Context: one part of a larger RNA
Molecule: small-subunit ribosomal RNA, 3' major domain
Organism: uncultured bacterium
RNA sequence: UGACGGGGGCCCGCACAAGCAGUGGAGUAUGUGGUUUAAUUCGACGCAACGCGAAGAACCUUACCAAGUCUUGACAUCCCUUGACGAUGCUGGAAACAGUAUUUCUCUUCGGAGCAAGGAGACAGGUGGUGCAUGGUUGUCGUCAGCUCGUGUCAUGAGAUGUUGGGUUAAGUCCCGCAACGAGCGCAACCCUUAUGGUCAGUUACUACGCAAGAGGACUCUGGCCAGACUGCCGUUGACAAAACGGAGGAAGGUGGGGAUGACGUCAAAUCAUCAUGCCCUUUAUGACUUGGGCUACACACGUACUACAACGGCGUAAAACAAAGAGAAGCAGGACGGGGGGGGGGGGCAAAAUUCGAAAAAAAGUUCCCGGUUGGAAUGCCGGGUGGAAAUUGCCUGGCAGAAGUUGGAAAUGGUUGGUAUUGGGGAAUCGGCAGGCCAGGGGAAAUAGGUUCCGGGCCCUG
Numbered sequence: 001u002g003a004c005g006g007g008g009g010c011c012c013g014c015a016c017a018a019g020c021a022g023u024g025g026a027g028u029a030u031g032u033g034g035u036u037u038a039a040u041u042c043g044a045c046g047c048a049a050c051g052c053g054a055a056g057a058a059c060c061u062u063a064c065c066a067a068g069u070c071u072u073g074a075c076a077u078c079c080c081u082u083g084a085c086g087a088u089g090c091u092g093g094a095a096a097c098a099g100u101a102u103u104u105c106u107c108u109u110c111g112g113a114g115c116a117a118g119g120a121g122a123c124a125g126g127u128g129g130u131g132c133a134u135g136g137u138u139g140u141c142g143u144c145a146g147c148u149c150g151u152g153u154c155a156u157g158a159g160a161u162g163u164u165g166g167g168u169u170a171a172g173u174c175c176c177g178c179a180a181c182g183a184g185c186g187c188a189a190c191c192c193u194u195a196u197g198g199u200c201a202g203u204u205a206c207u208a209c210g211c212a213a214g215a216g217g218a219c220u221c222u223g224g225c226c227a228g229a230c231u232g233c234c235g236u237u238g239a240c241a242a243a244a245c246g247g248a249g250g251a252a253g254g255u256g257g258g259g260a261u262g263a264c265g266u267c268a269a270a271u272c273a274u275c276a277u278g279c280c281c282u283u284u285a286u287g288a289c290u291u292g293g294g295c296u297a298c299a300c301a302c303g304u305a306c307u308a309c310a311a312c313g314g315c316g317u318a319a320a321a322c323a324a325a326g327a328g329a330a331g332c333a334g335g336a337c338g339g340g341g342g343g344g345g346g347g348g349g350c351a352a353a354a355u356u357c358g359a360a361a362a363a364a365a366g367u368u369c370c371c372g373g374u375u376g377g378a379a380u381g382c383c384g385g386g387u388g389g390a391a392a393u394u395g396c397c398u399g400g401c402a403g404a405a406g407u408u409g410g411a412a413a414u415g416g417u418u419g420g421u422a423u424u425g426g427g428g429a430a431u432c433g434g435c436a437g438g439c440c441a442g443g444g445g446a447a448a449u450a451g452g453u454u455c456c457g458g459g460c461c462c463u464g
Base pairs, nucleotide, nucleotide: 004464005463007462008461009460010459011458012457013456015453016452019417020416022414023413026307027306028305029304030303031302032301033300034298035297042053043052064293065292066291067290068289069288070287073123077122078121079119080118081117082116083115086103087102088101089100090099091098092097105114106113107112125282126281128280129279130278134276135275136271137270138269139267141265146185147184148183149182150181151180152161153160154159165176166175167174191259192258193257194256196227197226198225199224200223201222202221206216207215209214230253233247234246235245236244237243309409313369314368316367326357327356328355331350332349337344381401382399384397385396423445424444428440
């Protein structure tokens, strides 16, 4: 000077407390450990690994294993020779590949160039090792309020001061004081979005006119610009300060809500498998190709989710209501038609404020069930559907039969959450041929509680 203390003081945070609905018990989905295996590829391991890399493993992906193959190589540059390579048919083969038959180069300034095959070697190649050799990127403390510098002063010096003190703030935010005076990186603001109004512009949106065509430029909406919020005004408190509290006006009030934005650094944190890269290793193999298998195994254990255990409910009924955000050409696909359904059929329209996905669902209304493993829906088998070359290992969906555990989950333990939030109900999209209970974003219905600061974590000061 730091760090640490079951030392002290002050302050803050869903940190506790006060509430709400959960996890932990059941079944399943998914990730991990373990075990097994020819292989179950690799990485990630307290918070900060475990629905994580993976925004989608049947082949491919794929890195793993078995078998069959290649060795200047699947890919790149250079040299020499040749003019083919390829395509089609046949044979062998699981395919890669091998053999065979037919056919067979292009441009040119005639120097050559392109492309392909063969050959020699320089070399290629490596998802091989080391993240404790590295770059880059990322997590975390933490959106916490801190971290420093110049000059000056003090100290023999390491260093101190500034940055401490009195107030205040979300904030090293601001004010006052002070051997300090200034400055930088952070804070805040500038950016995006949402909430109000004005103005301008509007077609595919809208409709006071109209059956429509049209017309209009009000309204809804769209999207440019502008205004608006600044403790600006009033009162009280305060040190005549900064500020705090209350009020007015206002769509909005004291950072209005949300996002992007992450200081100096910490963890030899993560990543050599995104990429790049030093060194080491490998070079008829640790490289490359193909088929099949595996990543999907299963006495078990853990994490994260989904579905339930039910009357705040389930099932059916007829009529019928209200969103936002998105996607579409190798695409979204309407209305007819026929099917009990998955879906079929056909292709109107649409590169989309025009057309399609598309139906919002809970809610609300009435009826029924009357507390019963009723409900619940797992696993197995059966008939089918669509995707794809292929669904057995191993995917998704429908129908009927059948119907397991589960009656609210440990006086263990534990995560989330302070408002349009928790919770609840449905819609969309990325990846994608197919596959979503995951992830990401959008809107509907919509609570309870917080008087306090012992604990946990963080910040500042003092202390040994």